[in-house]
RNA sequence: UGAUCCUGGCUCAGGACGAACGCUGGCGGCGUGCCUCAUACAUGCAAGUCGAGCGAAGACUUACCGGUCCUUCGGGACGGGUAAGGACUGAGCGGCGAACGGGUGAGUAACACGUGGGUAACCUGCCCAUCAGCGGGGGAUAACCCUGGGAAACCGGGACUAAUACCCCAUAAUUCCAGUUGACAGCAGUUGAUUGGAAAAAGGCGGCCUCUUAGAAGCUGUCACUGAUGGAUGGGCCCGCGUCCCAUUAGUUAGUUGGUGGGGUAAAAGCCUACCAAGACAGCGAUGGGUAGCCGGCCUGAGAGGGUGGCCGGUCACACUGGGACUGAGACACGGCCCAGACUCCUACGGGAGGCAGCAGUAGGGAAUUUUGCACAAUGGGGGCAACCCUGAUGCAGCGACGCCGCGUGAGCGAUGAAGGCCUUCGGGUUGUAAAGCUCUGUCAUGGGGGACGAACGUCCCGGUAGCAAAUAGUUGCCGGGAGUGACGGUACCCCAGAAGGAAGCCCCGGCUAACUACGUGCCAGCAGCCGCGGUAAUACGUAGGGGGCGAGCGUUGUCCGGAAUUACUGGGCGUAAAGGGCACGCAGGCGGUCUGGCCAGUCUGAUGUGAAAGGCCCCGGCUCAACCGGGGAGUGGCAUUGGAAACUGCCAGGCUUGAGGACGGAAGAGGAGAGCGGAAUUCCCGGUGUAGCGGUGGAAUGCGUAGAGAUCGGGAGGAACACCAGUGGCGAAGGCGGCUCUCUGGUCCGUACCUGACGCUGAGGUGCGAAAGCGUGGGUAGCGAACAGGAUUAGAUACCCUGGUAGUCCACGCCGUAAACGCUGGGUACUAGGUGUGGGAGGUAUCGACCCCUUCCGUGCCGGAGUUAACGCAUUAAGUACCCCGCCUGGGGAGUACGGCCGCAAGGCUGAAACUCAAAGGAAUUGACGGGGGCCCGCACAAGCGGUGGAGCAUGUGGUUUAAUUCGACGCAACGCGAAGAACCUUACCUGGGCUUGACAUCCCCCGAAUCCCGGUGAAAGCCGGGAGUGCCUGCGGGAGCGGGGAGACAGGUGCUGCAUGGUUGUCGUCAGCUCGUGUCGUGAGAUGUUGGGUUAAGUCCCGCAACGAGCGCAACCCUCGUUCUGUGUUACCAGCAGUUCAGCUGGGGACUCACAGGAGACUGCCGGUGAACAAGCCGGAGGAAGGUGAGGAUGACGUCAAAUCAUCAUGGCCUUUAUGUCCAGGGCUACACACGUGCUACAAUGGUCGGUACAACGGGCCGCUAGGUCGCGAGGCUAAGCGAAUCCCUGAAAACCGGCCCCAGUUCGGAUUGCAGGCUGCAAUUCGCCUGCAUGAAGUUGGAAUCGCUAGUAAUCGCGGAUCAGAACGCCGCGGUGAUACGUUCCCGGGCCUUGUACACACCGCCCGUCACACCAUGGGAGCCAACAACACCCGAAGCCGGUGGGCCAACCGCAAGGAGGCAGCCGUCGAAGGUGGGGCUGUAACUGGGGUGAAGUC
Repeated sequence: UGAUCCUGGCUCAGGACGAACGCUGGCGGCGUGCCUCAUACAUGCAAGUCGAGCGAAGACUUACCGGUCCUUCGGGACGGGUAAGGACUGAGCGGCGAACGGGUGAGUAACACGUGGGUAACCUGCCCAUCAGCGGGGGAUAACCCUGGGAAACCGGGACUAAUACCCCAUAAUUCCAGUUGACAGCAGUUGAUUGGAAAAAGGCGGCCUCUUAGAAGCUGUCACUGAUGGAUGGGCCCGCGUCCCAUUAGUUAGUUGGUGGGGUAAAAGCCUACCAAGACAGCGAUGGGUAGCCGGCCUGAGAGGGUGGCCGGUCACACUGGGACUGAGACACGGCCCAGACUCCUACGGGAGGCAGCAGUAGGGAAUUUUGCACAAUGGGGGCAACCCUGAUGCAGCGACGCCGCGUGAGCGAUGAAGGCCUUCGGGUUGUAAAGCUCUGUCAUGGGGGACGAACGUCCCGGUAGCAAAUAGUUGCCGGGAGUGACGGUACCCCAGAAGGAAGCCCCGGCUAACUACGUGCCAGCAGCCGCGGUAAUACGUAGGGGGCGAGCGUUGUCCGGAAUUACUGGGCGUAAAGGGCACGCAGGCGGUCUGGCCAGUCUGAUGUGAAAGGCCCCGGCUCAACCGGGGAGUGGCAUUGGAAACUGCCAGGCUUGAGGACGGAAGAGGAGAGCGGAAUUCCCGGUGUAGCGGUGGAAUGCGUAGAGAUCGGGAGGAACACCAGUGGCGAAGGCGGCUCUCUGGUCCGUACCUGACGCUGAGGUGCGAAAGCGUGGGUAGCGAACAGGAUUAGAUACCCUGGUAGUCCACGCCGUAAACGCUGGGUACUAGGUGUGGGAGGUAUCGACCCCUUCCGUGCCGGAGUUAACGCAUUAAGUACCCCGCCUGGGGAGUACGGCCGCAAGGCUGAAACUCAAAGGAAUUGACGGGGGCCCGCACAAGCGGUGGAGCAUGUGGUUUAAUUCGACGCAACGCGAAGAACCUUACCUGGGCUUGACAUCCCCCGAAUCCCGGUGAAAGCCGGGAGUGCCUGCGGGAGCGGGGAGACAGGUGCUGCAUGGUUGUCGUCAGCUCGUGUCGUGAGAUGUUGGGUUAAGUCCCGCAACGAGCGCAACCCUCGUUCUGUGUUACCAGCAGUUCAGCUGGGGACUCACAGGAGACUGCCGGUGAACAAGCCGGAGGAAGGUGAGGAUGACGUCAAAUCAUCAUGGCCUUUAUGUCCAGGGCUACACACGUGCUACAAUGGUCGGUACAACGGGCCGCUAGGUCGCGAGGCUAAGCGAAUCCCUGAAAACCGGCCCCAGUUCGGAUUGCAGGCUGCAAUUCGCCUGCAUGAAGUUGGAAUCGCUAGUAAUCGCGGAUCAGAACGCCGCGGUGAUACGUUCCCGGGCCUUGUACACACCGCCCGUCACACCAUGGGAGCCAACAACACCCGAAGCCGGUGGGCCAACCGCAAGGAGGCAGCCGUCGAAGGUGGGGCUGUAACUGGGGUGAAGUC
C1' cells in the first nucleotide's frame, strides 16, 4: 500500500543517571547530595606554633626588706620593693610554617592536558649520607617609657634595650665568580693549572669534671647554624605525537621570522632592547568566530565506535573585578601587601573597613541538593627537644528511598470450594487455600540485661643491649615488661521476654507488549511513545471486578548510548528511489609496467623502559550474606630505545619494451576558421496578358482587390536557408556540425615495428570551451515571428484557429554561462559465451578482376547467455568481475529560498542554511477501476418506424404546505397506481377525550365459583355499580381437567429506537458471460499462467494452438406452456355416417373428428453444395419437414457490488418504557390544498361520433355464492324464482369488426370535467368520506416548448373479457383472447463483455488535485532606526609597581687623616602600564512597517 518488493525517515521494547516530579513508604549497611547566580553574604569556626632564640610586663609561689590594719600575740590580711623559681598569660623582636591541606570550573582550543622524550639550558627549604667548620668584633631597633595628631583605623616625634635579628673582619676545600693559560672537542662544551674574591648562631638545653666566692672557662651529648659534594623529593623550561564545531572565517603577521651586540632569568629563547636582513605561518586549514578545564576513568555497545568528565585520584586555572610587585627554597600568593573599579558596612564627613569558589549557615535564583552537630580517639599535616598546642584536613554522627545491597511484613494444614464482590447463556464461573479455623515460628521492630574490636605508637616508669664518651653521668638507636589514652557510644554484637501481634504499594492490560470483562460516557469528557482510540454495545476514555509486571518501591519527565549497516574504518550508496560535475586541458595530491643490485623509512619480529594508584577482569580473604572493603595476579591494544629479517610498498642506482609517445606509408569524414561562387523557392518592384474575386477556416470574419488583386508571362532587387543524395550513416571532448570551390588548421583509424625508454592514469583548486534565449555597440532584415492590434471561438478566452506585425532570428566584436547540457549511466586499464546489421582500414584464399567468401583492428546499432539488479532492465559500447583517481547523496516540505561572499552592464549565476512543520515523501512492479486512449463484439443503445409522456380535465402516488393528527416506511436508474391484491367504523400503528393496571394475550401459586344465560342503573361506548337463573364431565372420592371471578408476585405487553448490531427475504448490475479452485510451472513477492492467442458462437459455445493439465459455480440441456403427430381413455366435451326429434348433440348411438387428460414420437447442422490455414469448430445456401440452426414463451439469476431495502410480515442482540411508549372505547385523522413532480385514464375527433341491425373468443370465477327464466322500473336496480359445489347450471349479449342511416370540420351530434335535482345498492352507519343510475349542466382541451418513454412478431398499436383483494368501493394490478404494422446499418449517444495502453485514481473520475483571495495562529527574511552587551583596533589620559636615569634631600654598622668616600633610602624624571575617555568599524540583541513560508474545521474564485 487494495496488496507486493525495494528505498527511506519517524517511533518503541534495553541499559545508565549527582537527577526532578506524582502516588506510596517498615528496618539496616555502604555510598552519595547547588548540575541553576564564579550571585550577595549576618554569625561562629577553618593556621598556627616555639619561653629549649630575645628583652620587657603581668599574675602566682618562696625568701628577704620596710609600711598599714587586725590579733587569741602563735600569727593573719592588704598593698609596696628586691631576688629566685618553675608551670602560665597576652602583646612585641626573632625562627619555622603560612606556596601544604580545603574549595571552585569562571577563564583557557593552549605545550593547558595526555603520552613519550630532552635539559651538556635549570632550581630544590625541611629530610638522608659524606667531608670540613662553628674564630674575632660592631652598630642598631621593636616592645616598654615620655609626648603629639586622629571619631576611628592608625600615625608621628623623643629617649632606653636584647637576641638564633642585622653588619664587618678572619679562616676556606675537588664549591662558586672573575682574570690568565693548557689539553680534548665539528658545534655545544668537557677537563686541568694559576691569581684574586665570597661563610657561620663565640647559639639553646642536658650531663660530667677540674677550677672558682660566684659567674665563667674546659670536656661532652643533643638540637640548631655555616661551606661543600652526592642522594631523595618536588618543581621550571623545551620538543615529537594526540586533543571539539564553523570555509557563509582564506589569507594572517611588524617583535612579526632570522641574525649581531646589549639586557634579563634559577635557566634556553624576541623573553626585552638597538641595529641589519625580509622573512615566518597557511587548503596536511593559518587567521578569525563559537563552545569547552584536560586525563585516569564513567555510561553504552558484539566490537569498532559514540556520549561524558559529578563522587575518588593526577594535573591545570582561579580566589569580588582588573593590574602590580614585595617577601621567600618555593607565590605574583583564597583566609598577605599596593593601586584602580563596582558593591557593602562604619564615620565626628576629615577619613576608614571588607571579600565563604574553606566548614556549617542565610538570602536569592531554581524542577532541585543537607546540620550554624561531636571529636582530635584514629589517619595525615604545621610548630616544638618534648610534654603539648593548632588542624570544619580527617574520623564520626544528623537530614534526604537520591543510588546500590540485604532483610521483613509470616509459615504449614485448611472445601461447604463460606460470606461478600464481579460476571453470567441463570446452569454456573471467578476472586480462591485466598479468608475463617487449627497447628507453629520469632527475623525486624518493642521492653529488659550484658557489651566490644578499632589502642599502640609517641610519652612516662622499669629492665636489657649497642653507639658516642674518661664515664657504671648523660644521651641516642633497638628489644622486653608495665602505666595511661575512644568522638563514634552504651553503638555493633550476644542473651531473655511477650505476641501474628506494628509493617504494601505503584504502574499497566488495542497492536508493538505479559495481562479482559461489566457498567458509565456518546468525536463529549478524555487518552496517546508510534500507529491511532471516542460520533449509543469502546478489551484504547472514566469506574468496578478480574488479570499481568515490579516491589519499599512504582511510574512520569529530562539526558546519553543502543537498536540505527540511519555518516557505512569494521560496514552503504549514485540508469529510474536522495546522489555523476555540461565538456575538456591541467598545477598540487593520490595511484602506477618489467628485470637486477643496494638501503631499511613503512612492514614483520626479539629484548628493554614506560604505561601511577584507584577502577574493570580472575583468584583468595574480612564484615552472618551481599553491597562495601583488603591481598595477590593477569591485562593495559600506546609511546620510546635497541638487536634483527628483506618478500611486498618506498627510496637510490642500472637495465628492458609490452604501457605511452614519435617516425614512415596509406585512409575516411556535415571536425574548426576565413574568403569566394551557385541554383531552387518565398517576398517586393517594374512591365505585358487578363477579370472579379482572392485569401483563410471546422465554419467564418478581419485582411487584399475594379485606383485592376489573385492567376499567368518577362525583367529586376534583396535577405535567409541549402530539397533530392540522407542512412538505425559520418565527424567532434561536450555544446554541436549538412549546397559547391579555394586557403589555413585540429583530431582519429589502419599498416610497418625504425626511434625514445614508464615519459603513464586520474585530477581538489585553476584555466578554457560551452545550445537556445537574453544583454551592449554597429550593421542587416526576404521569410518566420514573442510583445502588440484586429477577426473568430467561448459563459468568459488576456489562449488554442485566422489576418497583420515589432524586438528577435542573420553578420561583426564583446558579455552571459544556463538546459530533460540525457545514455537522466564520470574518466582510465584488464578480464568474462555468442548471433546479426552497418561505417573506415588491412590481410588471406580464389580469380582475368577485391564479385562473393574467410581472418583481423577501430567505430556505430539491434538481439541475447552467464552474471547482476528492488524490479524494470543492463549484458565485450556492462548497470558483470576487479583495481586506481575525481565528483556527489543521507526523510518530505520550508528551498535551490534567506543572509553573507564571489561573478555579471542587467537579467541573473555560483556557493548555500536555519527556525518551523509533517509520518511520511519516493522507486519498480501487481490486481482493479477509470480515460473527451486504441482494437474486437453485443443490447430497442442509436438509426429506421409505430404509439406515447411533457400541454388539458380527471384518477392515483409523492414532495411541500397545513393540521390536534394529517401514523409509518420507500428517495437516481433500482422511491413516487411502491408496502396498500382494495383507510366510511373495523383495519389503524396517528390525534382528542373517556376508562383499566398482573393487564386484551402466555406460564406458575392461593381462594371462590361449573360453564353459561338473563335483567336493572349510569354512560357516547368502554367501563363501573347491582340483581336473578343455573348446578355439567372424570375420579382411586382425597381430588382433578376445562372455563369464569377475586388476590399476591414472578412476569406479560410495546407497529417504541437502532436495517450502520443481525437472521431471513428482496431489489439491482444482469440471463450480462462471466467468477473461481486443485496440482504443476514462472516470479524474491503481490501475482501470473490456466481464462491470453487464431477462428467461431446467443454464450469461458465449440475447434485449433499453447507450460499447462484438469475441475467447480455459471452458459446450454434436463422442468412447465404453446406449435405437428401417434397411442390410450371418452363424460359433463365432440357429431362424420345411421336412426329418432319438440330442430336445441336434444335422444339412441358412435370413438372417426374437435377437445380434454396421460404417455410417446419429432430437430441432431443429421443430409447436399459452397466457404473456412484445416478432412476442425462453424458460417452461407438448399432439400425434406408442422417446426431449422437456441422453433416461441416461461421458470431458472454464478463469484460478488451498492454498510441498497425491510427491526411496521416474521424472527432476533442491545437500548428504552411499565397506573404507560401497554390495553379498551367513542369521535376525528390517514381523503386537508396556494403549489411542484411521477404514473395513468379520457380526450381534442371523420381510420371519427351517434342510431339500428348482423357475427366471431379465450382465460377464469361461483353456495354468507353465481343466478337462468318471469315480472316491475327509462335506468341503476327491485320482487319472485328453476338450475349449479359446476367440461353439465350461471356469470356470458364479448368489443373492435361488418351492413345500413344521420352528422360535414364547428369548441361541434367532438369532449366529457364541474354543478344541481331525483334515485338505486352495500353496510350498525355513506356528513367529514363509497359506488352506481336518470334528467339537467356542459369546463379545459383544436395533437401539446425544452426534453423524454415503450416496442423487432402474432410484437407495437388497438378492442373488449375474466380474476385476486372485497360487505361496498379500480382509470390500478394480474391474466385472457380479437384485429394486426417498419430495421440501410454500427459513425455517433447510453449500458455491457474481451484484449491492450496510460495513470500521481484504490471511498477507485461523483476519483485525485493546483494557485490566488478572506480568517486565525506560528516561526522566519528585509527594515527608518533604537538601546544595550561582547571582542578587537587607533588615539588621549595614565594609578600602583618593577626597571632605568638623576642630583641640590636624608642615612647607624665598612673605609677614613673625620672633611668625606663606598653603599643605601626617600624624592623627582622617563619607558612600560590597569581602569577611564574619544572615534570609526565588527558582531549579537531589539523594532513601526513589510516580504514570502508553514499549519488550520470550514469558506470564495
Predicted 3D model of a 1501-nucleotide RNA (small-subunit ribosomal RNA) from an uncultured organism. The RNAcentral record of the sequence draws on ENA, Greengenes and SILVA. Its Rfam family is "Bacterial small subunit ribosomal RNA". The prediction has a mean pLDDT of 83.